[in-house]
Context: one part of a larger RNA
Molecule: large-subunit ribosomal RNA, domain I
Organism: Flavobacterium sp.
């Protein structure tokens, strides 16, 4: 030096466990906000630097109701207290709740700075207390509503690219992504001018399926239906008009009127055409709002069944023996593996706000017929056309059908519109007004479960004072880091020593090579000892 054994250090893999995640089921919840929100600053403790908790009433304040032995949050340990005259502590309701923040008096570099204008207080002046004092919209005032934030989901408005098309334009990506705007617990759609085919169906929505069909397509990449059938859940309806009545304006007028036209009530609301209007008839029937009565249910919470002994252990829950309960053998936890030791579980009870539904019919309100046709109505810059667009699976094509940016433009129930150019016969519906629950979608949150999910380089980026330390002007980027032991019994006391380092005794403890840098402790790498070898 090497090589082997042994014994350490060094490191934190490795095992094992989990306080954390992560994907879901059920059920609840689906919003908070000018009566000040989300979010924040700064305050608050006997001592307090940080977390939490609260707000100058400040780890708190009253008021019921639970509850029963302790307690003053994490968080020891010392001081001082509170408490069966019932605290701590849960639950439900309230009180307070600084200042910034939509921030709203004016102003700003947030959390700060200066007013005004009522009323108090002062002789005045200043200063001080209470209150009010922003835009913006409806409302004659009086008053009232919005604004801002929130994960996804929904509807409008606006809208790429990369990509694929093995290049690229037309096409795809995608009407996605981002922007803006706007709503609810959903939302959008929706009660045929719908479909369909010699038979019919009978408002919307969402599943299956028809079907990757039938189309569309540089007929390239690609894109892609619908009729019908199955199911989920099902539900209808209201203006406008014409007629009628009130009451206003304006024109005109022979002052009797008469024309226009506004406002309000009644009437009406559809395709088998309906209504008005004319004639009969009748108060039929049904529904629900508010009110009233019952009420399931519904916080904290209470009751809850049953085990001894021997042995080995530091410990029994293990094992050996001999019982017992189950409408509880779900699950935790206890010094190792418990039905019978502890919480609990099954099951039963409770009961405040709140209340789903039930009655009930007291006020309100809404709802319906038969007949007859002469006249009136029945949604006008509409419908439909040209031109440029776009949307339908359909890229202009034979291109129906709907939307409009433009120029144009009708019909009046002997009417209109569709049934994929168009014509006809046929069928089928009746546009330019409006409202609608349910089946569908999602999940910041809350309970309650579950798992051929992870187990600390996994699983959230975070198991742990993480969006934190740190980076970076900023936008923004983003770690690392869990485990003594069943119990701190966390090593009194002696002793080297300068030492409140460090260590050797001593003691605890089953164990200290569990001593706190503290389970278990591989590997690289290091160091003593011993032995061959050179």
């Nucleotide at each position: 030096g090497g090589c082997g054994u042994a014994u350490g250090g060094g490191g934190g893999a490795u095992g094992c466990c989990u306080a954390g995640g992560c994907u879901c089921u059920c059920a609840g919840a689906g919003g908070c906000g000018a009566a000040g929100a989300a979010g924040g600053a700064c305050g608050u403790g006997a001592u307090a630097a940080g977390c939490u908790g609260c707000g100058a009433a400040a780890a708190g304040c009253u008021a019921c109701g639970g509850g029963g032995a302790u307690u003053g949050g994490c968080a020891c340990a010392c001081a001082c207290g509170a408490a069966u005259u019932g605290a701590u502590c849960c639950g439900u309701a309230g009180a307070u709740a600084u200042c910034c923040g939509a921030a709203u008096g004016g102003g700003g570099c947030a959390a700060c700075c200066c007013a005004c204008u009522a009323u108090c207080u002062u002789g005045a002046a200043g200063a001080g207390a209470u209150a009010g004092u922003a835009c913006a919209c409806c409302g004659a005032u009086a008053g009232g509503u919005g604004g801002g934030c929130a994960a996804a989901c929904c509807c409008g408005c606006u809208g790429a690219a990369c990509u694929g098309a093995a290049a690229c334009a037309u096409c795809u990506a995608a009407g996605u992504a981002g922007g803006c705007g706007g709503a609810g617990g959903a939302g959008a759609a929706g009660a045929a001018a719908a479909c369909a085919a010699a038979a019919g169906u009978g408002a919307u929505u969402c599943c299956g399926u028809a079907a990757g069909u039938a189309g569309u397509g540089g007929c390239g990449a690609g894109c892609g239906a619908a009729c019908g059938c199955g199911g989920a859940u099902u539900a209808g309806c209201c203006c406008a008009a014409a007629c009628c009545a009130a009451u206003g304006u304006u024109g005109u007028u022979a002052c009797g009127g008469c024309a226009a036209u506004g406002u309000u009530g009644g009437g009406g609301u559809u395709g088998u055409a309906g209504g008005a209007c004319c004639a009969c008839g009748a108060g039929a029937u049904u529904u629900u709002a508010u009110g009233c009565a019952c009420a399931a249910g519904g916080a904290a919470c209470c009751g809850g069944a049953a085990g001894u002994u021997a042995c080995u252990g530091g410990a029994a829950a293990g094992u050996g023996a001999c019982g017992c309960c189950a409408u509880a053998g779900a699950g935790g936890g206890u010094g190792a593996u418990a039905g019978c030791c502890c919480c609990g579980u099954a099951u039963g009870g409770g009961u405040a706000a709140c209340g789903a539904g039930u009655g009930u019919a007291a006020u309100g309100a809404a709802u319906a017929g038969u007949g007859g046709u002469a006249u009136c109505c029945u949604g006008a810059g509409u419908a439909g056309g040209g031109c440029g667009g776009g949307g339908c699976a359909c890229g202009u094509g034979a291109a129906a059908c709907c939307c409009u940016g433009u120029c144009u433009g009708a019909a009046u129930u002997u009417g209109g519109c569709g049934g994929g150019a168009c014509c006809a016969u046929c069928c089928g519906c009746u546009a330019a007004g409006g409202c609608u629950a349910a089946a569908u979608a999602c999940u910041c949150c809350u309970g309650a479960g579950a798992g051929a999910c992870c187990g600390a380089u996994a699983g959230u980026g975070a198991a742990c004072c993480a969006g934190u330390a740190c980076c970076g002007u900023g936008a923004g980027g983003g770690a690392a880091a869990g485990g003594u032991g069943a119990a701190a019994a966390g090593a009194a006391c002696c002793g080297u020593g300068a030492a409140u380092a460090a260590c050797g005794g001593a003691g605890u403890g089953a164990a200290a090579u569990a001593g706190a840098u503290c389970c278990u402790g591989a590997a690289a790498c290091c160091a003593u000892a011993c032995g061959c070898c050179u």